A computed fold for a 106-nucleotide RNA from uncultured Acetatifactor sp., annotated as FMN riboswitch aptamer (RFN element). The RNAcentral record of the sequence draws on MGnify. Lineage of the source: Bacteria > Bacillati > Bacillota > Clostridia > Acetatifactor.

RNA sequence: UUCUUCAGGGUUGGGUGCGAUUCCCUACUGGCGGUACAGUCCGCGAGCCAUUUGGCAGAUCCGGUGAAACUCCGAAACCAACAGUAAAGUCUGGAUGAAAGAAGAA
Numbered sequence: 001u002u003c004u005u006c007a008g009g010g011u012u013g014g015g016u017g018c019g020a021u022u023c024c025c026u027a028c029u030g031g032c033g034g035u036a037c038a039g040u041c042c043g044c045g046a047g048c049c050a051u052u053u054g055g056c057a058g059a060u061c062c063g064g065u066g067a068a069a070c071u072c073c074g075a076a077a078c079c080a081a082c083a084g085u086a087a088a089g090u091c092u093g094g095a096u097g098a099a100a101g102a103a104g105a106a
Base pairs, nucleotide, nucleotide: 001106002105003104004103005102006101013025014024015023027090028089029080030079031044032043033042034041039078040077047056048055049054060076062074063073064072082093083092084091
């Protein structure tokens, strides 16, 4: 440099209602790289706007151990695109898509 393969999880149980996995209580989930092991630090991807470069965009604190942890342990919090539909992180759809990247082959 070229090619191949892989590359996102989750609504349990109950309440109201004609109708909600969307509201309320409860439950559950956590992409990739970096770094002391990270959804919440730094960066990237996905998403949205513009379609050429580009622009916008989520969330954490306290205590402990340690040389070092906003990453481990303990405890308590918080966050999650667009379209559809009774208002959705978890349903359906764009998507048998795309992709950060990982592995392998030449």